[in-house]
């Protein structure tokens, strides 16, 4: 340097959930609190899943399709990176 990941060290992040939000139709986003649990649970919508349906089309209605929205803690990959046992 690469591979790989330890009862090593110093750390990092932050699930459900709860509070706020003149962000957003909504899923989510953000902050705060909280820690389930991650060796990349850093990043980045390429590709597959998956949510949501303002708008738009179908329908008497219910209520159905759809992504240009979103999920990086759903896989897969792309880029970067902290330590150093076996």
């Nucleotide at each position: 340097u690469c591979c790989c990941g330890a009862u090593a060290a110093g750390g990092g992040c932050a699930a459900a959930c709860c509070c706020g939000u003149u962000c957003g139709a909504a899923a989510g986003g953000c902050g705060g609190g909280g820690g389930c649990g991650c060796a990349a649970a850093g990043u980045c919508a390429c590709g597959g899943g998956u949510c949501u349906a303002c708008a738009g089309c179908c329908g008497c209605a219910a209520g159905g399709c759809u992504a240009u929205g979103a999920c990086g803690g759903c896989c897969g990959g792309g880029c970067c990176g902290c330590c150093g046992a076996a």